Predicted 3D model of a 72-nucleotide RNA (transfer RNA) from a Candidatus Vogelbacteria bacterium.
RNA sequence: GGGCAUGUAGCUCAACGGCAGAGCAAGCGUCUUAUACACGCUAGGUUCUUGGUUCAAAUCCAAGCAUGCCCA
Repeated sequence: GGGCAUGUAGCUCAACGGCAGAGCAAGCGUCUUAUACACGCUAGGUUCUUGGUUCAAAUCCAAGCAUGCCCA
């Protein structure tokens, strides 16, 4: 320098173009003498950035940024 893939909650990951979710972690509650376990509840998001398409974009398109892999 070229090609490909990925980017969503603190972490690991989902999500036919039509309400952004799960598990773990965190907080609270039930239980226990207490802690843990178990169960329940709550909170947590500028979906990497900027544009474009569309009635509607995490999703499609373009250009960037970051990371990984391959080639040179």
Its mean pLDDT, the model's own confidence on a scale to 100, is 83. It matches the Rfam family "tRNA". By type it is a transfer RNA. The source organism's lineage runs through Bacteria, Bacteria candidate phyla and Candidatus Vogeliibacteriota.